[in-house]
Molecule: small-subunit ribosomal RNA
Organism: uncultured bacterium
RNA sequence: AGAGUUUGAUCCUGGCUCAGGAUGAACGCUGGCGGCGUGCCUAACACAUGCAAGUCGAACGAAGAGGCCCCUUCGGGGGUACUUCAGUGGCGGACGGGUGAGUAACACGUAGGCGACCUGCCCCGAGGCAGGGGAUAACGGCUCGAAAGGGCCGCUAAUACCCAAAAGGAUCGCGAGUCGCAUCGCGAUCAGAGUUACGGCGUCUCGGGAGGGGCCUGCGGCCCAUCAGCUAGUUGGUAGGGUAACGGCCUACCAAGGCGACGACGGGUAGGGGACCUGAGAGGGUGACCCCCCACAUUGGCACUGACACACGGGCCAAACUCCUACGGGAGGCAGCAGUGAGGAAUAUUGCGCAAUGAGCGAAAGCUAGACGCAGCAACGCCGCGUGGACGAUGAAGGCCUUCGGGUCGUAAAGUCCUUUUCAGAGGGACGAGUGAGGACGGUACCUCUGGAAUAAGUCACGGCUAACUACGUGCCAGCAGCCGCGGUAAUACGUAGGUGGCAAGCGUUACUCGGAAUCACUAGGUGUAAAGCGUGGGUAGGUGGUUUGGAAAGUUAGAAGUGAAAGCUCCAACUAAAUUGGAGAGGCCUUCUAAAACUUCCAGACUUGAGUGUAGCAGGGGGAAGUGGAAUUCCCGGUGUAGCGGUGAAAUGCGUAAAUAUCGGGAGGAACACCUAUGGCUAAAGCGACUUCCUAGGCUAUUACUGACACUGAGCCACGAAGACGUGGGGAGCAAACAGGAUUAGAUACCCUGGUAGUCCACGUAGUAAACGAUGGAAACUCGAUAUGGGAGGUAUCGACCCCUUCCGUGUCUAAGCCAACGCGUUAAGUUUCCCACCUGGGGAGUACGGCCGCAAGGCUGAAACUCAAAAGAAUUGACGGGGGCUCGCACAAGCGGUGGAGCAUGUGGUUUAAUUCGACGCAACGCGAAGAACCUUACCUGGGCUUGAAGUGCUGGUGGUAUCCGGGUGAAAGCUUUGGAGAACCGCAAGGUAGCCAGCAGAGGUGCUGCAUGGUUGUCGUCAGCUCGUGUCGUGAGAUGUAUGGUUAAGUCCCAAAACGAGCGCAACCCUUGCCUCAUGUUGCUAACCCUGAUGCAAAUCGGGGAGUACUCUUGGGGGACUGCUCCGGUUAACGGAGAGGAAGGUGAGGAUGACGUCAAAUCAUCAUGGCCUUUAUGUCCAGGGCUACACACGUGCUACAAUGGCUAUUACAACGGGAAACCAAUCCGCAAGGAGGAGUAAAUCCCUAAAAAGUAGCCUCAGUUCAGAUUGAGGGCUGCAACUCGCCCUCAUGAAGGAGGAAUCGCUAGUAAUCGCUAAUCAGCAGGUAGCGGUGAAUACGUUCCCGGGCCUUGUACACACCGCCCGUCACACCAUGGGAGCUGAUUGUAAUCGAA
Repeated sequence: AGAGUUUGAUCCUGGCUCAGGAUGAACGCUGGCGGCGUGCCUAACACAUGCAAGUCGAACGAAGAGGCCCCUUCGGGGGUACUUCAGUGGCGGACGGGUGAGUAACACGUAGGCGACCUGCCCCGAGGCAGGGGAUAACGGCUCGAAAGGGCCGCUAAUACCCAAAAGGAUCGCGAGUCGCAUCGCGAUCAGAGUUACGGCGUCUCGGGAGGGGCCUGCGGCCCAUCAGCUAGUUGGUAGGGUAACGGCCUACCAAGGCGACGACGGGUAGGGGACCUGAGAGGGUGACCCCCCACAUUGGCACUGACACACGGGCCAAACUCCUACGGGAGGCAGCAGUGAGGAAUAUUGCGCAAUGAGCGAAAGCUAGACGCAGCAACGCCGCGUGGACGAUGAAGGCCUUCGGGUCGUAAAGUCCUUUUCAGAGGGACGAGUGAGGACGGUACCUCUGGAAUAAGUCACGGCUAACUACGUGCCAGCAGCCGCGGUAAUACGUAGGUGGCAAGCGUUACUCGGAAUCACUAGGUGUAAAGCGUGGGUAGGUGGUUUGGAAAGUUAGAAGUGAAAGCUCCAACUAAAUUGGAGAGGCCUUCUAAAACUUCCAGACUUGAGUGUAGCAGGGGGAAGUGGAAUUCCCGGUGUAGCGGUGAAAUGCGUAAAUAUCGGGAGGAACACCUAUGGCUAAAGCGACUUCCUAGGCUAUUACUGACACUGAGCCACGAAGACGUGGGGAGCAAACAGGAUUAGAUACCCUGGUAGUCCACGUAGUAAACGAUGGAAACUCGAUAUGGGAGGUAUCGACCCCUUCCGUGUCUAAGCCAACGCGUUAAGUUUCCCACCUGGGGAGUACGGCCGCAAGGCUGAAACUCAAAAGAAUUGACGGGGGCUCGCACAAGCGGUGGAGCAUGUGGUUUAAUUCGACGCAACGCGAAGAACCUUACCUGGGCUUGAAGUGCUGGUGGUAUCCGGGUGAAAGCUUUGGAGAACCGCAAGGUAGCCAGCAGAGGUGCUGCAUGGUUGUCGUCAGCUCGUGUCGUGAGAUGUAUGGUUAAGUCCCAAAACGAGCGCAACCCUUGCCUCAUGUUGCUAACCCUGAUGCAAAUCGGGGAGUACUCUUGGGGGACUGCUCCGGUUAACGGAGAGGAAGGUGAGGAUGACGUCAAAUCAUCAUGGCCUUUAUGUCCAGGGCUACACACGUGCUACAAUGGCUAUUACAACGGGAAACCAAUCCGCAAGGAGGAGUAAAUCCCUAAAAAGUAGCCUCAGUUCAGAUUGAGGGCUGCAACUCGCCCUCAUGAAGGAGGAAUCGCUAGUAAUCGCUAAUCAGCAGGUAGCGGUGAAUACGUUCCCGGGCCUUGUACACACCGCCCGUCACACCAUGGGAGCUGAUUGUAAUCGAA
C1' cells in the first nucleotide's frame, strides 16, 4: 500500500467481497510447563446452607467458675484482677462490598458561583466542667401466646434523661447608624459528665482550619419531524409556610405570561466520565476488568434516628412470591463471598488467613472483617521456555509418484558422540516482619546432588485473490464455497493418500467492531447523458455582501497564570519478557488577566462604481377587455342535373331515384386565423400569431440629473402554471376518447375505413401534474477568436442611401486554452473563482405501504421496511444482426434450353420386420455417400460347432529324436479331435555344446469394443469469395484506430490519384500442366506428294495391293517464337483504366485444369492409419459351416427407360478420340438364330488385339393407335464365370406384353464447342455397371436488365445482441408450494340488548 467481481474486450460510475487489528468471547480438533492478568455480556429470574459489622468493662447496673488477698461461726462471706451470653449507654452499622434496572436529567464532564448553606470523628485558638432532681431496662414475681412476641406489678445505676447559677459567646428581635457589610445599644432565648494510674482522657460553648457534603449557573456529549405546536403551579409578582440553605419547594391572592425549526412537546434507546479498540489523521465504535461520579437494593410508597439516610445485611404500610403454623397468627428478601436451580453458545471453590495493606471500635492489649492477601478451576488473554544438539549416504526399509531410467519424503530415520531447560528422586530452604514472640501463601519460590533423550505437536490451507501439487476414487451424484465460482469420466476447487506452505501449545470457524470505504467526503465527493437542479417566479427568517475615515474589541492573534485526580497513552530510566516502579511530556470549542488592531463583526461619519429613480428615444404574436373581417368546412332553402357518390393496398359498412355526389345562388352557426413566417420577436416559466380601439407590465439604447449599499440568494410561505380531468351554466361547425359497424387477421377488444358521444370553445371555480428538457438552479467577476442574424447608438465617407469601422443588449453556428469517463462544453461554459438554495449515496421491492396534509372525486405532496440479487447503470470499441441505407458481384433472379416431382425399373436412405437384417454419414456441406463392384471369401452381424500363450508378432526359462514334418485311416458340415498305419529330418562345431523346429510354462498378445466432446493426420464447407494480418510511426487514458477510408478503376486489397502514414507478409495475378498458330530438330512401328520395281482386275483409261525410296504433308515429342493494351482514334485528371479499330491462329485473364489465405462449423472420420484414457482376456479374442448385409403395408433422394412420326423397325453406307492388354488382349477360319463354342496367327504394343463406333446419310415399311410406341412382369429353353449361381450373378433365344398419352404444389442444371443428344474407353473385377471417372461425334437458344428471391464483398447507421436474431426478452395461463385479503355459509368463546324459563 491494495486486490477480486458487471464486458467479447475498454474506460468510468457503483455496490458486494477479501487481505489487517481487536474481543469479558463461544464452538471444532489438539494440548508439556511457568509468570502476570481475566472469568454470568443471557433472567435487576428465584434462592437451600454457611459466612459478609461490629466494638468499648478506662460510661453503667448485674452475674460469674477457677486464681490471688482478707475475714470466717468452716456452712461460707467480702475484696481484687479477669471474663461475660444478654441489658442500659457511646461510637460505628450513611464507609467498605455488589449491580446497571431506572435515568436524555444540572445525571455526568468541564469551568465557575453560594453576601443563600451544613459538617460527627481530626487539628489550632479562647473559655467552662460548681449544684440539684425524677425515672427506666437488665433483674425478681405473676401472666397471655403454638411460635414470633408481649402485658401487669415491684427494685436499681450511669458519660441515659431533666432543672438550673456565673463569665464570655452564639442565635433572634428592636433602635441608632450606614449605599451596604461592618459597628454600637437594649431585650429575649440557648450548654454541661464524668473518670483516672493525676501525666491525661472525656465532655460543653465559641471562633478558625482540614477533609466531606448540599444548592445554583455557562458550555459539551444519542436517534426519530411519518412527534409541530407544548404549558394552569404553568411564567412572573406580593405575602406567608417550610428547609441547613436559595427557590412555585408548598399555600393564598394578583397579572397573563413562559417554551418552541438554534427543534419545544412527544416517542425510542441509553447509567455518565477518565478511558478502551481502530485509524496516517480527522473520525468511527465501545463504556468488561482498574479509578471518579450517579442511581438502585423483591416491586411501590413513607417517614424515624442521626453530623450525614429517606438507609443492601434498620423501621412502617401496600403488592407479588416463598416458607412456618396448633389456622388464631407469624417469618423472609445473595444486584455482599462461596454455592444451587433456571435461562443460555457461554463464564470458576459452599477453599485458607487476618501474616501484609487499608477499615470499625477501643487508652491499649486486642477483637472484627467473603474489604483485602493468598490458594483452587478454565490455553479465556498477553508474555516466556521446552518437546533435544552435533556428526551421519548403502541416499536403508517403507509410503507416494513415474517418461520405468528414476524422483521424493530425506540427514529425515537407524547408528555414533553429547547436553539436561523441562521431568523424576533426594537434601537444604527464604524475602515478604516492624517491636520480644507471632507467616495464610508454604516445605512454595529458590539452591545443590543423582538419573536418563528420557515426559511433551498439533492444526489449517494448497483454482484466483493468497504462500503452497500430484495420484486415486466420484461422475451436476456425493459434496465444496468469503467473493468470483468448482463437480455432467482424464476435477491442482468434492473425498482420501503422498508431498508442500502457514502458524504453533495452539490452529481454525462463528459472532461483533474499526480499517481498507474518498462507500455521508470537516480534513475529503458529487448532480448535461451514470443516483442527483424544485415546472417557474415573488419574497420572510437565515446565510453572504462595494469604496473610505474614526472608535470599540465579540471573533481573531500573542504573552502570562490557573486547572485538566490517579491509573492509562508517549518518551526516558530501573527491570530477561510480560507485569511492576520512578521521572518527564502530550491531552480542553476550558477559565482568568494583559496586549495588538491587519481581516471579519459592531457603532458613528463620508463616497459612487453595485442597485434604484428621473429625462429623450426604440422594437416586440408580452398581458387584459370590447368591437370588426375574409377564406374554408358543415347544415338549411332554392335552381341546374342524373346514377352513382364515398372510401381503400384491395374492399365493404355508409350516403343516393323520397334525386345524392357535382355545380350555381341565398341564408344560418361555430371554431380557427393561410400567405407574411425566419436559424426571427416577446414573456419568469407555462406560453403568445387576422384587424382596430382602450387599459396595462417588462426590456433595450443614449444622456449622467437624483438617492447613497437601499444588494445577492432564499428553508418555510405566497403566486403563476401545457394537455387531460372534475363542478355549475352556456355553446357545439369541424375534429374526436368511449361506443357501433365494415375490413385485415389464426385471433385483432389494434393499426385502415364509415359513423359517433363526452371533450375540444365561453364564463366562474377546482385541480397542480408532464421527456414542465438546454434532461444544465440563481447572482457576480475573470479568461483567444471567426461568422450569421434581431433591436439601438456613435464615427468615417457620400449629393444621398448603402458598404465600412466602433460600441451596448439579445439569438445561433464553428473553434483556442481549459475541463470531461467519454460523448462533448467552450464569454449564452459543462473553463477559473466567490456567495446562497435544492437534491444524490448499488439494483429490485417502490414513488409502493402505513401515517399526516391538500382535493368534490380522480388523485397530488411527504415517503419507508421486510425480502431478494451481485450486480444494475453511463460513454465509447470490435464484431454479428436489421422485414435500415448506399455501392457491387455470382446461372442469384430475369431471358432461354432441357429436366426432376406423375409411370415402370435400378440404386441409396428412413421406417418397419428379423436370430441377424454389421457399422458409419443427417439442411446446404447425409441419402448411385465410405463401397473403383456383399453368391463363399470380403464380413465387422446372427445361429451352431471348436481352440485358449491362442490365427499372426517379440523375449525368457525348461524339455524334446521315431520329435517336427509329409502321405494315409477313423469321426465330423467343416474347423477340429484322434493311445490309428507308413515314411521321416536341418545348420554351426573335431567334440562338448549351441541355433532352428516342436512341446510345456512365464512375460505378454489380440479387440472393426467405448470415447472424433481427450487427440494426430486427412477431408468437407463458406469459397477461387477477396479478403486476413504484421513491423515501425502517429492518434486515443483505454479497448482500439490509422495503414486496409474518400474519388476513380478492376475478375481481384487489381491498379491510379489522394491521404499520418511508410513498408512488409499470407492470399489475387504470374510462374506449372493440357489445348489453339508458326518455326527448328526428329523419322520407326507413323505418313505417302513426286520417283523406281512389281501383282491382281480391266479392251483401254484406270483402280486396288505389295516392295523400294523419301521425310514434302499429317502425325510423334523435344527446343524456340507468339499476345504485351504493343499500335491508331476517342473518353478519362497529361493517371489507372474503359470504348472502337487495325494487324493477327489467338485480344484484353485466349480456353480448360492444378493451385483453396487468416479463420468458421466442439463439421466428418477412434471402421484406412496412428494414438491417450477406459473396458474385455476359456472371450467383446480366434477358427469353421450355414444364414444375414439382397427382408417389404410404406416415405424420400439420385438415376435409367419411356410415353413416340424431329419417331420406331428393316436393309445399306460412312467418319472418332481417350485408353487397356501376359494367370492378359485375342485376329483369320469353322459351328451355333444368339449368348457362345472350337481354333490358334499376332502382340509385353504409334507394329498385333480389344475395335463394330453410334447418332448422322441413303432406301423401304409403319400413319396417330396403348400402336410395328414402350418395355416391366412372368413362363420355357439355353450360354458364361466360378469349389459352389436355391436364398443371391450376368447374358442369349422363344413366348408373355404391365404402368405410361409430357406429369399438382414445388423444384434442379446450364452462358459456347456450353446445354441437349449419340456412342466409346477405363478402374474395381473370376463373374456381375442403368453407378463412377474419362473420351470423342452432332451441336443450339437466350441474357432487356439488377426492382424482387438466395448467397457473398465494401462503406455507413441503429442495437438492451456477444452461445452473437435459431439472439435477447415481456405478460397471461397451466401445475406445485408459501404467505395473505375477500367469501355463500358452518362453528367455539365472550360481551351487550330483548324475550322465555328460572331462586339467580